Model confidence (mean pLDDT): 85 of 100. This is a predicted structure of a 510-nucleotide part of an RNA (small-subunit ribosomal RNA, 5' domain) from a Lachnospiraceae bacterium. It was read from a public genome assembly. Rfam family: Bacterial small subunit ribosomal RNA.
Context: one part of a larger RNA
RNA sequence: GGAUGAACGCUGGCGGCGUGCUUAACACAUGCAAGUCGAACGGAGAUUACUUUUAAGCUUGCUUAGUUGUAAUCUUAGUGGCGGACGGGUGAGUAACGCGUGGGCAACCUGCCUUAUACCGGGGGACAACAGUUGGAAACGGCUGCUAAUACCGCAUAAGCGCACAGUAUCGCAUGAUACAGUGUGAAAAACUCCGGUGGUAUAAGAUGGACCCGCGUCUGAUUAGCUAGUUGGUGAGGUAACGGCCCACCAAGGCAACGAUCAGUAGCCGACUUGAGAGAGUGAUCGGCCACAUUGGGACUGAGACACGGCCCAAACUCCUACGGGAGGCAGCAGUAGGGAAUAUUGCACAAUGGGGGAAACCCUGAUGCAGCGACGCCGCGUGAAGGAUGAAGUAUUUCGGUAUGUAAACUUCUAUCAGCAAGGAAGAAAAUGACGGUACUUGACUAAGAAGCUCCGGCUAAAUACGUGCCAGCAGCCGCGGUAAUACGUAUGGAGCAAGCGUUAUCC
Numbered sequence: 001g002g003a004u005g006a007a008c009g010c011u012g013g014c015g016g017c018g019u020g021c022u023u024a025a026c027a028c029a030u031g032c033a034a035g036u037c038g039a040a041c042g043g044a045g046a047u048u049a050c051u052u053u054u055a056a057g058c059u060u061g062c063u064u065a066g067u068u069g070u071a072a073u074c075u076u077a078g079u080g081g082c083g084g085a086c087g088g089g090u091g092a093g094u095a096a097c098g099c100g101u102g103g104g105c106a107a108c109c110u111g112c113c114u115u116a117u118a119c120c121g122g123g124g125g126a127c128a129a130c131a132g133u134u135g136g137a138a139a140c141g142g143c144u145g146c147u148a149a150u151a152c153c154g155c156a157u158a159a160g161c162g163c164a165c166a167g168u169a170u171c172g173c174a175u176g177a178u179a180c181a182g183u184g185u186g187a188a189a190a191a192c193u194c195c196g197g198u199g200g201u202a203u204a205a206g207a208u209g210g211a212c213c214c215g216c217g218u219c220u221g222a223u224u225a226g227c228u229a230g231u232u233g234g235u236g237a238g239g240u241a242a243c244g245g246c247c248c249a250c251c252a253a254g255g256c257a258a259c260g261a262u263c264a265g266u267a268g269c270c271g272a273c274u275u276g277a278g279a280g281a282g283u284g285a286u287c288g289g290c291c292a293c294a295u296u297g298g299g300a301c302u303g304a305g306a307c308a309c310g311g312c313c314c315a316a317a318c319u320c321c322u323a324c325g326g327g328a329g330g331c332a333g334c335a336g337u338a339g340g341g342a343a344u345a346u347u348g349c350a351c352a353a354u355g356g357g358g359g360a361a362a363c364c365c366u367g368a369u370g371c372a373g374c375g376a377c378g379c380c381g382c383g384u385g386a387a388g389g390a391u392g393a394a395g396u397a398u399u400u401c402g403g404u405a406u407g408u409a410a411a412c413u414u415c416u417a418u419c420a421g422c423a424a425g426g427a428a429g430a431a432a433a434u435g436a437c438g439g440u441a442c443u444u445g446a447c448u449a450a451g452a453a454g455c456u457c458c459g460g461c462u463a464a465a466u467a468c469g470u471g472c473c474a475g476c477a478g479c480c481g482c483g484g485u486a487a488u489a490c491g492u493a494u495g496g497a498g499c500a501a502g503c504g505u506u507a508u509c510c
Base pairs, nucleotide, nucleotide: 001510002509003508004507006506007505008504009503010502013382014381015380016379017378018377019375020374021340027337028336030335031334032333035082036081037080040079041078043076044075045074046073047072048071049070050069053066054065055064056063057062058061089293090292091291098218099217100216101215102214103213104212108210109209113206114205115204116203117202118201119200121155123153124152130145131144132143133142134141135140161186162185163184164183165182167180168179169178170177171176191198192197219265220264221263226256227255228254231253232252233251234250235249236248238246268290269289270288271287272283273282274281275280295316296315297314298313299312318329319328320327321326346372348371349370350369354368355366356365357364358363385415386414387413388412395406396405397404398403419451422445423444424443425442429437454499455498456497457496458495459480460479461478465494466493467492468491469490475482476481
């Protein structure tokens, strides 16, 4: 000198774009943050129309009330489907194939989507809801009975699909791969419909997303030198989507390490960011990619996908409810609270846009997101007036008392209107409709120099000095050093220098 997610002191006009718990992965009141589908299903309820009847009133064919059935529309607790594995948060752990980079997979999976081929036949038994009954303070159940489905289970059919056996040809990268034909054997499906479609099953391919393996790179300490028994390898069996000590039985005795094993400390990694001419050094906030975690520890279930932040089970700590028998909870989602701290924001608006989930759609949900609010926290831009104006006014400071400085500065004259304020108009963002932002941005008009300047420094480094006060005191200080009676170094004043809506200090990095 540059930089910062900064903080502190003094000061503070406007706008745009960014950015804002770096500390306690401390504890959390309250609200919201993941639902949706009635075009899968049986019910329940509401409304309307028609209909079967009953009663009352009378205007004798109407009104009111009830009832049976049908149809349509609407709502939806439950069964069922898809989604809750995305999106959002945090960085505790992790020195590791975690990340980065380059490869491998002849060892793998992939819902929704796209393409292609073929198929969708015929049955069965349940369980919710519901009804009845019953336990419990509650949370939540138990028993009996009835019922539907795109829920569940057999059967049929099925190939170039799976499995087993043995074969031929071609090829390769070792295990092997591909193609072809054979025998045996096994496995599917679901309907709805507004008749347009929407779905379902199998196989093959694609796309997307993932799993696994390997080479290289990835902080400090030797005042850590030895470490290791599933340890290293083999055979077999199990397990997995898949390879593998991944797990198990048996066998062998290996494996790693001074090119730093093991142990200890620290740490999420990267694209990037800061600085520097570069080499490098430091950092890993915001944004993007990957990983890990969801009060702590463990576990599996479901599923295409989780060992699952707003799912389940167990244990632990904590908090809450309780009728003491037992239950409920998890903000490292968005706001917000308490605490910690030098320090970090609103319990806001909207789904209008972009995107996501569900749905045929209408639409519903979305604290993702878009916006607004707060903070000079940062960067950038603008303003606080411009021109003229010497009686060099007054005041102030100083003085050798003549003057000198402030100083064209002010007053005064002429002018202008950026910003702010007032009034009028008023968007784009939205393909038909639909705008939170927002009467916002912007435009125009009138109006007044009015509403808008501070901070630090002035001994040298280092741009800028005099007076008074103080008297090694009070104090200053980044270094050298100032102060003990004329202090350009302390304090005040005047003047000056620098930067400017900021200025200075502190901390950290280059």